This is a predicted structure of a 722-nucleotide part of an RNA (large-subunit ribosomal RNA, domain II) from Methanothermus fervidus DSM 2088. Its Rfam family is "Archaeal large subunit ribosomal RNA". For this family Rfam cites "Crystal structure of the ribosome at 5.5 A resolution" (Yusupov et al., Science, 2001). Taxonomically the source falls in Methanothermus fervidus (Archaea, Methanobacteriota, Methanobacteria, Methanobacteriales).
[in-house]
Context: one part of a larger RNA
RNA sequence: GCCAGGGAGUUCACGGCCGUGGCGAGGCUAAGGGGUUUACGCCCCGGAGCCGUAGGGAAACCGACAUGCCCGCAGCACUUUAUGUGCGAGGGGCGGGGUCCGAAAGGGCCCGGAGUCACGGCCGUGAGACCCGAAGCCGGCCGAUCUAGCCCUGGGCAGGGUGAAGCCACUCUUACGAGUGGUGGAGGCCCGAAGGGGUGUUGUAGUGCAAAACGCUCCCCUGACCCGGGGCUAGGGGUGAAAGGCCAAUCGAGGCCGGUGACAGCUGGUUCCACCCGAAAUGGCUCGCAGGCCAGCCCGCCCGGAGGCAGGUGGCGGGGUAGAGCACUUACUGGGUGUGCAGGGGGAGAAAUCCCUCGGCACCCUGUAAAACUCCGAACCCGCCACCGCCGUAGAAGGGCGGAGUCAGGGGCACGGGGUAAGCCUGUGUCCCGAGAGGGGAACAACCCAGACCGGGGUUAAGGCCCCUAAAUGCCGGCUAAGUAGCGAAGGUGGUCCCCGGCCUCAGACAGUGAGGAGGUAGGCUUAGAAGCAGCCAUCCUCUAAGGAGUGCGUAACAGCUCACUCACCGAGGCCGGGGGCGCCGAAAAUGGACGGGGUUUAAGCCGGCUGCCGAUACCCCGGAGCACCGCGAAAUGCGGUGAUCUGGUAGGGUGGCGUCCCGCCAGGGCAGAAGCGGGGGCGUGAGCUCCCGUGGACCUGGCGGGAAUGAGAAUCCUGGC
Repeated sequence: GCCAGGGAGUUCACGGCCGUGGCGAGGCUAAGGGGUUUACGCCCCGGAGCCGUAGGGAAACCGACAUGCCCGCAGCACUUUAUGUGCGAGGGGCGGGGUCCGAAAGGGCCCGGAGUCACGGCCGUGAGACCCGAAGCCGGCCGAUCUAGCCCUGGGCAGGGUGAAGCCACUCUUACGAGUGGUGGAGGCCCGAAGGGGUGUUGUAGUGCAAAACGCUCCCCUGACCCGGGGCUAGGGGUGAAAGGCCAAUCGAGGCCGGUGACAGCUGGUUCCACCCGAAAUGGCUCGCAGGCCAGCCCGCCCGGAGGCAGGUGGCGGGGUAGAGCACUUACUGGGUGUGCAGGGGGAGAAAUCCCUCGGCACCCUGUAAAACUCCGAACCCGCCACCGCCGUAGAAGGGCGGAGUCAGGGGCACGGGGUAAGCCUGUGUCCCGAGAGGGGAACAACCCAGACCGGGGUUAAGGCCCCUAAAUGCCGGCUAAGUAGCGAAGGUGGUCCCCGGCCUCAGACAGUGAGGAGGUAGGCUUAGAAGCAGCCAUCCUCUAAGGAGUGCGUAACAGCUCACUCACCGAGGCCGGGGGCGCCGAAAAUGGACGGGGUUUAAGCCGGCUGCCGAUACCCCGGAGCACCGCGAAAUGCGGUGAUCUGGUAGGGUGGCGUCCCGCCAGGGCAGAAGCGGGGGCGUGAGCUCCCGUGGACCUGGCGGGAAUGAGAAUCCUGGC
């Protein structure tokens, strides 16, 4: 890993609701007892007790309509069949009553009698309570043959080196003492076997020789040394030259057994089928944020009996956003006017003071900004009414009861708030995913198309029609030359196409080429100089086809080059500005390489137009099923009909079934071959059922009821086999 077998909402008590049945103003017995039976059980006693029959009040205490009136569903009756009339169980309203609070007014609860017992279903609570799962907590025991420390008693340490004190001799010395040479043999001294240790190697090994080894290397080796034997200390305890180390491969509290099925708001798992409906990821509270409770949203049943409402239009109200505006508030631009103005500067004056100016303040003009500004003000939203539309007597709205799940959401679009930003955080609305399959988008929860009951046939949607790949290498007009298309910004672009405006132009434009570009004069001033060309002022006149008191370069200043301007040559468009289309630059990432790929250039790219075709579970047609509803009927799981407006679906609710084992009753099968197993045919939407053949060799099944340790693929599930 596979296969087989095992494997998870149970039982009891109490409570709530629903269903079925008994009895009913009542209902029921409990323990226990008697009888009977093969057994299960059944029958009969037993009224203790419980629930109900009255409520209100904390209590004292007091104490209610067996109907006075009205509306009216179903139904019934009548009838002149009409939107008819009458009656009207149930239902509703009024009135009345009990009690409590209150001075009263006014309120709360209650009153015109339905319960109770049993069985069944669902749910709650308590119990292990759907199953498996901790780390832990506590108790009682067992451990110091490992290891830590200590006590008692024993044992062990090759060899070499160093050479303390003391001592001896000699020398020096008044002395104390010192020196030299010996002797001596100290030391938690040195090197290093045995022995002890375990530094580096991240070597070898790494299903090992080994649950820590092997090799090399390394540390200690007379000591706080190493070792044997005997003993002591025990679990919140020991021991510890202290590392939370060690206390038997276990230690931040040992091991074993027990309390024990600890608790787990956490993870995982939870077993047959079909049909109907179908969520939530929100609000409030929470030692609350991975949980809960209430509400919201879903499901089922009941009551109820005529209206309801998401949409559209109109009318009447409400609102102060977007935008806009500056009338208020606040902030700002430039200018002006006024001023009995705080102040600065300047001037005049002996001073008082006056004048000028800046500034302050106010106003005017001008130009702006604003979530917490508004003279204005939409779309839009909300309320009410009417109409349209839709839903509803095939029962809506509303109400009651029971069962849930949900409380981690996410994405697109529009509009906000935060943030530099984010596949970021946080809102409102809506659609979608969640819980939605199918077609498209290369692939791709939420983008586009479209809401899948089943089978068959056809037509379309989005998107496509050169090949991969179904369908036009279709048609008409234009654009693009970048492989743009097939990421990309600010900014840039004599790329190219189109449009508009202005000006020049055969009396010759634009560009180019040839020639001229002068005289007064070097204008005046300034200056060392200033001659067109440092600077200041002025900027005239003449000759002319034309030529500035000079456009730029240049010189110290001149000179020189050049331009404006003019003529000639040439001979047809030219210059400037604005707008639009497509392109170009901007453009850097790691193996060689990405439009899905191939490949594509008057396209297979882009823009516009046209005609076809392909293409979904969409739409249409045919057949079928389920479900809902209607009619007939006493009723049926019956017959007939309708469904354009029913049949996607996670959590979850509801309904109906299939199968397994056992029991009771009934009916059957089997050695002329039961169960089981293998193969095949058929039936059913399905769980499944059935028939035949083979194998097998002794039991098995159906119907109606009853009862369950009742359905396996997952739980790092358990056991076994391979």
The full RNA is in RNAcentral, with records from ENA and SILVA.
Model confidence (mean pLDDT): 88 of 100.